[in-house]
RNA sequence: CGGGAAGGGGGCGCGGUCGCGCCCUCCCCUAAAAGGAGGGUGAGGAAAGUCCGGGCACCGUAGGGCAGGGUGCCAGGUAACGCCUGGGCGCCGUAAGGCGACGGAAAGUGCCACAGAGAACAGACCGCCGAUCCGCCUUCCCUCGGGGAAGGGUCAUGGAGGCAAGGGUGAAACGGUGGGGUAAGAGCCCACCAGCACCCCGGGAGACCGGGGUGGCUCGGCAAACCCCACCCGGUGCAAGGCCGUGUGCGGGGAGGGCUUGCCCGGCCCGAUCGCACCCGCGAGAGCUGGCCGCUUGAGGCCACGGGCGACCGUGGUCCCAGAUAGAUGACCGCGCACGACAGAACCCGGCUUACACCCCUUCCCGCCGG
RNA sequence: GGGCCCUUAGCUCAAUGGUUAGAGCAGCCGGCUCAUAACCGGUUGGUUGCAGGUUCGAGUCCUGCAGGGCCCA
Repeated sequence: CGGGAAGGGGGCGCGGUCGCGCCCUCCCCUAAAAGGAGGGUGAGGAAAGUCCGGGCACCGUAGGGCAGGGUGCCAGGUAACGCCUGGGCGCCGUAAGGCGACGGAAAGUGCCACAGAGAACAGACCGCCGAUCCGCCUUCCCUCGGGGAAGGGUCAUGGAGGCAAGGGUGAAACGGUGGGGUAAGAGCCCACCAGCACCCCGGGAGACCGGGGUGGCUCGGCAAACCCCACCCGGUGCAAGGCCGUGUGCGGGGAGGGCUUGCCCGGCCCGAUCGCACCCGCGAGAGCUGGCCGCUUGAGGCCACGGGCGACCGUGGUCCCAGAUAGAUGACCGCGCACGACAGAACCCGGCUUACACCCCUUCCCGCCGG
Repeated sequence: GGGCCCUUAGCUCAAUGGUUAGAGCAGCCGGCUCAUAACCGGUUGGUUGCAGGUUCGAGUCCUGCAGGGCCCA
């Protein structure tokens, strides 16, 4: 200098004028509200998707069993997680590094289209063989249109059969190389190698790693198919829920109805009268969708020190930083530059994912050149 | 704001993970008719919403987006 990897920060700034939400103080006022004056404060890194996890709230309890759902190498962090950190293993990359739904297929069931001989206790199309049996040929015998015995191989375009080395199909074909062996062959046998199971030794907290021995020779893939194993999960969500205000009518049926949030067990509530448990139909109204609380101080931000490789934790100091309810955070002007992207709170947090113009910083890797 | 569901031809819907995704209606062409409709025959039309992954193979299974719909005061 060029190319690349990882991580972090920022997300227009400053000034002026006008305007809006919330809070505080003061004036006006008997007081409140309204109004006026002053001050403070006012979107995000994703406020988004609602994909996970929690807080919080309620459900006449959430207990047991079944069903269902989720997670899935090991250890740690955390309120918790499917998140994060560190490590192991596998794959990719020259490397820095990146990615991984990464328990079990020698528990069971199921699937593996087409092609192919054969697709999971495999199979024989081409091919290889001529050891065995029949046939064939030669000779001999008998009870002679038939049968039997002995012998034979330049028979494989004869049969039964043997084989799986080679060819070929496929995503996948039941270890690889060499030697022995054989009629031809084959883990059939042997040596080495790869893989698996079991045992032992060493290292590690563990996943796992290293070494040695034995074994049968090799046990295909799919669990984001059912399933098995281990662990976790009560349901519903601030339109939760509480208080106030308003409304709760008519007709018919009616002895059972309802909760337990998918089911069962178990448990519980209301009612059977003058029929106000419940069911059906019609109509009105709160409703121009009433008011207040929940509502924002919180697993909170920043700084320092300490512990830890790290995620994170502890101690001390300091700060208060939106809270609307038809929904505020905007408009205009001037200057600057990198010329402004994605986007807008609605109960609150921790994550993940997705969108994003442009700029800055740190560390590391590879190549080339020069000293 | 919260919860749930769907997406396949122009429309309505099918399709055990398996060869080239089918059916009805609509469209187009031809026939029948004096002509139109009906009817008969033929035919066109698909990035299975998009992008990744699992698998030999994905409309189907998984994940992330996009669009649409329903319910709750």